This is a predicted structure of a 78-nucleotide RNA (transfer RNA) from Acetothermia bacterium UBA3574. The source organism's lineage runs through Bacteria, Bacteria candidate phyla and Candidatus Bipolaricaulota. Model confidence (mean pLDDT): 81 of 100. It matches the Rfam family "tRNA".
């Protein structure tokens, strides 16, 4: 260099294919509450430029272009 995947809350994901209000699950975090307490459970909350830059559209995580990165598989060197 070529091909295939992946990027969405600390951490793992789902949602994309087929666009539709205020972006979601799990764990983990704060708080409260059952406990002498601690785990555990229940509640309630915090947390998100959905890589990044532009295009389409009344509307984009979602289509489409360029681009960045990280993973595998092949070529290449040696």
């Nucleotide at each position: 260099c070529g091909g295939a995947g992946a990027g969405u809350a600390g951490c793992g994901c789902a949602g994309c294919c087929u666009g539709g209000u205020u972006a979601g699950c799990g764990c983990g975090c704060a708080g409260c509450g059952u406990u002498c307490g601690g785990g555990a459970c229940g509640c309630u909350g915090a947390g998100g430029u959905c890589g990044g830059c532009g295009g389409u559209u009344c509307g984009a995580a979602u289509c489409c272009g360029c681009c960045c990165u990280c993973u595998c598989c092949g070529a290449c060197c040696a």